[in-house]
RNA sequence: UUUUAAUAAAGGCACAGCUAAGGAAACUUAGCGUCGCAAAGCUAGAGGGGCUAAGGGAAAUCCUAUGCCAGCCAGCUGCCAUU
Numbered sequence: 001u002u003u004u005a006a007u008a009a010a011g012g013c014a015c016a017g018c019u020a021a022g023g024a025a026a027c028u029u030a031g032c033g034u035c036g037c038a039a040a041g042c043u044a045g046a047g048g049g050g051c052u053a054a055g056g057g058a059a060a061u062c063c064u065a066u067g068c069c070a071g072c073c074a075g076c077u078g079c080c081a082u083u
Stems, first nucleotide, its partner, number of pairs: 005083003012037002017032006035071001041076003047073002049069003055064003
């Protein structure tokens, strides 16, 4: 110096829920909140998987992403002291 594991210190993020706004919805943004996270940082045109169905198709339950989700797996990058 690099990798892995454990244990710290200083910090970081923010599940559910509530309020407001946007959206057809999924969901997103902001505030409060704090279940958890060593990558809960970034990436949806590396890849896989999942959600919604406005519009379109369809006789109709149904099908369909150009719409979404990375705190589902994953890819890329990265802070800090000791053992």
Molecule: c-di-GMP-I riboswitch aptamer
Organism: Anoxybacillus sp.